[in-house]
RNA sequence: GCCGGACCUGACUGCUAUCGGAUUGAUACUAAGCCAUGCGAGUCAUUGUAGCAAUACAAGGCAUACGGCUCAGUAACGCGUAGUCAACCUAACCUAUGGACGGGAAUAACCUCGGGAAACUGAGAAUAAUGCCCGAUAGAACACUAUACCUGGAAUGGUUUGUGUUCCAAAUGAUUUAUCGCCAUAGGAUGGGACUGCGGCCUAUCAGUUUGUUGGUGAGGUAAUGGCCCACCAAGACUAUUACAGGUACGGGCUCUGAGAGGAGUAGCCCGGAGAUGGGUACUGAGACACGGACCCAGGCCCUAUGGGGCGCAGCAGGCGAGAAAACUUUGCAAUGUGCGAAAGCACGACAAGGUUAAUCCGAGUGAUUUGUGCUAAACGAAUCUUUUGUUAGUCCUAGAAACACUAACGAAUAAGGGGUGGGCAAGUUCUGGUGUCAGCCGCCGCGGUAAUACCGGCAGCUCGAGUGGUCGUCGCUUUUAUUGGGCCUAAAACGUCCGUAGCCGGUUUGGUAAAUCUGUGGGUAAAUCAACUAGCUUAACUAGUUGAAUUCUGCAGAGACUGCCAGACUAGGAACCGGGAGAGGUGUGGGGUACUCAAGGGGUAGGGGUAAAAUCCUGUCAUCCUUUGAGGACCACCAGUUGCGAAGGCGCCACACUGGAACGGAUUCGACGGUCAGGGACGAAGCCUAGGGGCACGAACCGGAUUAGAUACCCGGGUAGUCCUAGGUGUAAACGCUGUGAACUUGGUGUCGGGAGUCCGCAAUGGGCCCCCGGUGCCGGAGUGAAGAUGUUAAGUUCACUGCCUGGGGAGUACGGUCGCAAGGCUGAAACUUAAAGGAAUUGGCGGGGGAGCACUGCAACGCGAGGAGCGUGCGGUUUAAUUGGAUUCAACGCCGGAAAACUCACCAUGGCCGACUGUUAGAUGAAGAUCAGCGUAAUGAGCUUAUCGGAUUUUCAGAGAGGUGGUGCAUGGCCGUCGUCAGUUCGUACUGUAAAGCGUUCUGUUAAGUCAGAUAACGAACGAGACCCUCAUCUCUAUUUGCUACCCUUCUCUCCGGAGGAGGCGCACUAUAGGGAGACCGCUGGUGCUAAACCAGAGGAAGGCGAGGGCAACGACAGGUCAGUAUGCCCCGAAUGUCAUGGGCUACACGCGCGCUACAAAGGACGGGACAAUGGGAAGCCAGAUCGAGAGAUCGAGCUAACCCGAAACCCGUUCAUAGUUCGGAUUGUGGGCUGUAACUCGCCCACAUGAAGCUGGAUUGCGUAGUAAUCGUGUUUCAACAUAGCACGGUGAAUAUGCCCCUGCUCCUUGCACUCACC
Repeated sequence: GCCGGACCUGACUGCUAUCGGAUUGAUACUAAGCCAUGCGAGUCAUUGUAGCAAUACAAGGCAUACGGCUCAGUAACGCGUAGUCAACCUAACCUAUGGACGGGAAUAACCUCGGGAAACUGAGAAUAAUGCCCGAUAGAACACUAUACCUGGAAUGGUUUGUGUUCCAAAUGAUUUAUCGCCAUAGGAUGGGACUGCGGCCUAUCAGUUUGUUGGUGAGGUAAUGGCCCACCAAGACUAUUACAGGUACGGGCUCUGAGAGGAGUAGCCCGGAGAUGGGUACUGAGACACGGACCCAGGCCCUAUGGGGCGCAGCAGGCGAGAAAACUUUGCAAUGUGCGAAAGCACGACAAGGUUAAUCCGAGUGAUUUGUGCUAAACGAAUCUUUUGUUAGUCCUAGAAACACUAACGAAUAAGGGGUGGGCAAGUUCUGGUGUCAGCCGCCGCGGUAAUACCGGCAGCUCGAGUGGUCGUCGCUUUUAUUGGGCCUAAAACGUCCGUAGCCGGUUUGGUAAAUCUGUGGGUAAAUCAACUAGCUUAACUAGUUGAAUUCUGCAGAGACUGCCAGACUAGGAACCGGGAGAGGUGUGGGGUACUCAAGGGGUAGGGGUAAAAUCCUGUCAUCCUUUGAGGACCACCAGUUGCGAAGGCGCCACACUGGAACGGAUUCGACGGUCAGGGACGAAGCCUAGGGGCACGAACCGGAUUAGAUACCCGGGUAGUCCUAGGUGUAAACGCUGUGAACUUGGUGUCGGGAGUCCGCAAUGGGCCCCCGGUGCCGGAGUGAAGAUGUUAAGUUCACUGCCUGGGGAGUACGGUCGCAAGGCUGAAACUUAAAGGAAUUGGCGGGGGAGCACUGCAACGCGAGGAGCGUGCGGUUUAAUUGGAUUCAACGCCGGAAAACUCACCAUGGCCGACUGUUAGAUGAAGAUCAGCGUAAUGAGCUUAUCGGAUUUUCAGAGAGGUGGUGCAUGGCCGUCGUCAGUUCGUACUGUAAAGCGUUCUGUUAAGUCAGAUAACGAACGAGACCCUCAUCUCUAUUUGCUACCCUUCUCUCCGGAGGAGGCGCACUAUAGGGAGACCGCUGGUGCUAAACCAGAGGAAGGCGAGGGCAACGACAGGUCAGUAUGCCCCGAAUGUCAUGGGCUACACGCGCGCUACAAAGGACGGGACAAUGGGAAGCCAGAUCGAGAGAUCGAGCUAACCCGAAACCCGUUCAUAGUUCGGAUUGUGGGCUGUAACUCGCCCACAUGAAGCUGGAUUGCGUAGUAAUCGUGUUUCAACAUAGCACGGUGAAUAUGCCCCUGCUCCUUGCACUCACC
């Protein structure tokens, strides 16, 4: 910062449903769309006619302008509220006063006669009234006049005098004798009409609107004012306080929501308005321009004899249509109310009732108790109790019913669902079956790729409950439009800068006023609604009563602080003036300077230029270079400074002219004149445009050369617009301090620029130092602020005033419209749609073709020997195959799985057999399983089949369930191992720092193999690692002495050149050896370096010197590293086969590629002959002395040995030969003949002899190991093992060269830095 969820509420809808009450519920939302049928407004008796009458028709009176319905229009005096009418009317009603005399003419029904289909209509004759007319009386209105009086703010009002003009009343009706009516005037009440203040929607991408328009005079019209209408005159009127235009919308009481302020709604009930198919018009009347009246037009429908007529459900029912969406063509005037009537009464789809409906609200129930089984559960059983509800009957109630209410009987009966269960969010911390990124779920996050707590079911549990979920709308959540109550340096957001109009805000002080403000008191704010308290329905919903609230509006009275207004005063804000200084401030004119390019002259010769390296390019027509002169345009080095000036953009050679602003100082002047600013105006880098100049250099576009995979780039050579000048235009920039302007207040330090007061020095200058004040400009930093980074008197602190701007990311600064511009484009500026994030600051790590420090022979350098080339051995890939079983793939797979597979191993292939504990089932004493002769069968088998004989109880026939599995999953695991790591790191406790993630400690300096140690240090300590420790080797010593050793000594034998040599046995443990224990090495000593440190360097002594050498052990962790094929193990799978056995084959194949080795290529050698010296280790189906045979491998005989008995070297030394060659090098390959092991040697073993005699003459790029008893080289033992080593692990023999460094490559560790990475740069 937005998105989603949870709450209330309105409508529709899915599943489900026992009952009652209440309600202002039920075609408002869409179609103010259209309607068949019925009903919805009559009544009275004054009069006439017909009739015996009931009654009907007609005239007349009153009513039909109410009630009922709807919300289309309306942004308006339509509504609300408060007023006004000195500009008005009012039937019926009330009050008061007075009155009702005389006369007359018609007309309807009816009757007669016509027209027409109908609707209806014409003619003639007659008649009445409470119908109509005339006259009288009373009266009213108007005009003029008169002088007054009354009310009042004001007479145009009222009263009064006179005159005139105009208009001109009545029903002596009815009657039941009670009364009801009639007329005039005045007053009241009621209801209306008109006017006014104020209030309440959106859009400026609607900024100008208006001609009866604004006003006047006169006339008309009205109940009444008025351009309401008309004639004439004037030219006004409205508007940024939003006119006009467009969109939307009946308004209010109220309703929903919210803590409130608000937001949204306002169909139902009440008040007001408007409308009656759309539009218009008048008549009657007190009242209408009239829903169920009239006329006309329009559109729609109906009837028709085609001539002509009729209708208007936005009344109640009902129908069609539309739609997600809404009831019966019911009953009654009994109640309430209205109309008429004197009344009785009549009428009323108003209304009262019933019916339908899960519309809403409220209430009740669907059992309770005990006990048994069960797991303390669910559930089931039994017994007892109750009867709301239900059923039946009755009473009461009602217009009539029904229901409610009351009474009785019966009987636990007749009554529970919806949605969740991964998080948010209560319920499965992983219950069970299915599915397998499929099906599906999901508001959002997300789940599902074979162990799904998220899908579909089951079970369990959660929540609400006659309801419960979903969808859409509204409010809240959201301080997410912020008045209460937000922000704008970096998250979205300060206009590029300044001036300034309206507006808003405004210094000190005195007096007045009372607009605003506050207080008091009246009026009003309809009822319903709302709140509190009572009361009535069994309770509640609901209803009634009382009180309050209902903010706004208004009358009167009061207060005088603050704001406003009026009048006066002041100087601290501001402005003006004066003074001496500072400055790249601006404009214009003139002048100068170096460099560059070009031209000319002179000199001079082969290159120049350019780059990482080159080339394009220039140059013999003489370049580059040196020198002299000239021309041209641009620019202004050094001085120059986080210096100065300016509003910003910006401004830098010198002089002059004109000119703007700021700072300082002043005993000067004015006296609030100010601040900020919507519109508006001015300025505004670079670039671009127009016109005219100019063009040295640089240089988009363009042309070449390079680079490259490409190179429309970076690099190089050229080069046009342009950059420059003049006059205009454009008006934008990361126009940035990413920080609007003004004012006030709030700790400090240190620089610097300008001005000033003071003081000191002084060579007296236009000098220097110090201190203070004012103004500007930097750095550091405190409190505070801030998400942090940071900021911090130049605020991003604390306040005030004003302006501009922001409201998730994208779409998009785009489209459309308007406006500006010559154009390019600028300013203003959306929506559809899409998306769960985008973004800021900081943290840990990782990474970097960032930086710094250190380290390492799996780094380099130096050196030595190799690999890579050949042949062979072996492993891997690939290919092939019935099978060539499987695993491991950079270091960290590839002589690895101890894996040297002839069978076995064995997992693979081919073929053929065998095997099921246990339960049910089937078969079975009429004899199962099993065994067996013979035959069939087969490669072979009593495995199977046939026949037969034994046998004596089991049995796979079927269904489950097992045993077993080198079957799958190492990405479900344990354990073990590898690698990082031959590294020096990894943490903890407490304290401290930070809002937090985290940091510090573990950093820095020196040092070390080492986070080893020392010093410094907001750290102090500690742990795991390193070290110490353990083993072997090297020196000495002690102890011990058999099967070992044997010096001295003793005995004895053999040989002898008589010197001696050799053997055997004792004594002995000296030596060697063996195997136990100690000592020794610690920078301990000396000198130097270092900090008087740690430590390092050199030396002495010493067997050994700075870790003595080599091993063992070896941190926190990480990798989905390897292993289910060592064993263990979850889940899945196979289960008569993926179990198990047998035979044979395969793992050994072979166009090819790779790894690790062996042997070589030879003379430091080969061959032959002679001679010498080890250490490990192994040994009973074993090791084998010795002897014999064989050319040899080997064979035969055979002593000894459960072991200091046996097995035992080669390189080396001496001598001879070979003489640089494919050889006397090299030994592959092949042939023949033998030997050994083993059941077996063909696939497929090893050895010997003879013969054969391949490649190979030192190996490309690249790459491995090694720093001393090491590399190299030489052989030996052992493991595996029946046999087979060029393998692994050990052992000894001979025995070098070269570093004593470095961080360039490969990596590792630490610090630091950037990051849009954190599955972490593959």